[in-house]
Large-subunit ribosomal RNA, domain VI from Prevotella intermedia, 251 nucleotides, folded computationally. Lineage of the source: Bacteria > Pseudomonadati > Bacteroidota > Bacteroidales > Prevotella. Its Rfam family is "Bacterial large subunit ribosomal RNA". The RNAcentral record of the full RNA draws on ENA and SILVA.
Context: one part of a larger RNA
RNA sequence: CGUUGGAGUUUUGCGUGGUUCCGCCACUAGUACGAGAGGACCGUGGUGGACAGACCUCCGGUUUGCCAGUUGUGCCGCCAGGUGCACCGCUGGGUAUCUGAGUCUGGUAUGGAUAAGCGCUGAAAGCAUCUAAGUGCGAAGCCUUCCGCAAGAUUAGAACUCCUCAUUAGGGUCGUCACAGACGAUGACGUUGAUAGGGUGCAGGUGUAAAGACAGCGAUGUCAAAGCCGAGCACUACUAAUUGCCCGAAG
Repeated sequence: CGUUGGAGUUUUGCGUGGUUCCGCCACUAGUACGAGAGGACCGUGGUGGACAGACCUCCGGUUUGCCAGUUGUGCCGCCAGGUGCACCGCUGGGUAUCUGAGUCUGGUAUGGAUAAGCGCUGAAAGCAUCUAAGUGCGAAGCCUUCCGCAAGAUUAGAACUCCUCAUUAGGGUCGUCACAGACGAUGACGUUGAUAGGGUGCAGGUGUAAAGACAGCGAUGUCAAAGCCGAGCACUACUAAUUGCCCGAAG
């Protein structure tokens, strides 16, 4: 820009992409078959490999403004206690997130038309013949089925609802943001408010803070699961989302 008034929500599916894998074990059954040795079809159940998708409960990794320990050195006048720098100084842990080596799921079943092949009926050609007319079965393959995208499908579809000349329906701008993100976009919220920050509580991490008291000659221990804490979950208007402005349709 189009889709022939303008919008919001929900959709159909023309098409198109993906998936389609393989093994082992057991039962049937030591049956059919076979002199024996050996040893099934069909059918059923179980369990794996690789591959694919999703997720983070478990097992791990990550976790550079989390916690603790610790070395050297500088600083806070000194002690104590802190803090800067040294690869995040090093070391031990580690939530959210992301992630795999972790977990779950999938390739199932059905239908249709067929290939090779196997047939039925059957003439040409009194026989025979699956084929010439007619007709059936038949594959991991084809079309469906399953999972995505999908009306610029210009054949531009459908349903419901709203708006009717204006303070319009609706959209945008702006602001607070994240399950989104390079930017646009998408999604949530904007006081009739829990959108983010803060606060409170909880979960979770670290592992028992400083100061003091008590015990001990002392190292140290106890009071004390303490103290501190990022992203998590709730609650709470304390702070910031103010007021506005712009676009906006035929008859």